[in-house]
The RNA shown here (transfer RNA) has 73 nucleotides and comes from a Solirubrobacteraceae bacterium.

Formats: sequence, structure tokens, C1' cells
RNA sequence: GCCCGGGUAGCUCAGCGGAUAGAGCGCUUGGCUGCUAACUGAGAGGUCGCGGGUUCGAAUCCCGCCCCGGGCG
Repeated sequence: GCCCGGGUAGCUCAGCGGAUAGAGCGCUUGGCUGCUAACUGAGAGGUCGCGGGUUCGAAUCCCGCCCCGGGCG
């Protein structure tokens, strides 16, 4: 330099053009308990890497750039 995969909540990831963007774990809080743990109810938390474009509508499609992993030279 070229090619491929990835970047979405604190972490691991789902979401493949249209519903307020979701799950598990973690966190906060209520219940339970003599106290923890476990179990259980509820809640907070996201500029969807950045900037443009297409579209009535973009996390999702297109272009450029940045970052991570892998391959080729």
C1' cells in the first nucleotide's frame, strides 16, 4: 500500500430501511433474610466511531476519514 471482518449502554453482543434502539451481565433501589449470598419487583444509563450523501424515513444503503483485529505484498 491492497483485501476482509468489526466499531451500538460500564462489559459481551443482537438489531440486515419504518414501533419510544434492545438482551444478558454489571450498577442503583424496593421485597425477602437475624446479616450476607441466592431469588425476586422496579429503575438509571446510548451524539448507534466521525463527517457528508441517498430516501418521505438511515444503527441499517452509498462516499470519505479515524480506530481495532486478521490476511497479502
The source organism's lineage runs through Bacteria, Bacillati, Actinomycetota, Thermoleophilia and Solirubrobacteraceae. The sequence is in RNAcentral, with records from ENA. It matches the Rfam family "tRNA". The family's RNA type in Rfam is transfer RNA. Rfam links the family to the GO term triplet codon-amino acid adaptor activity.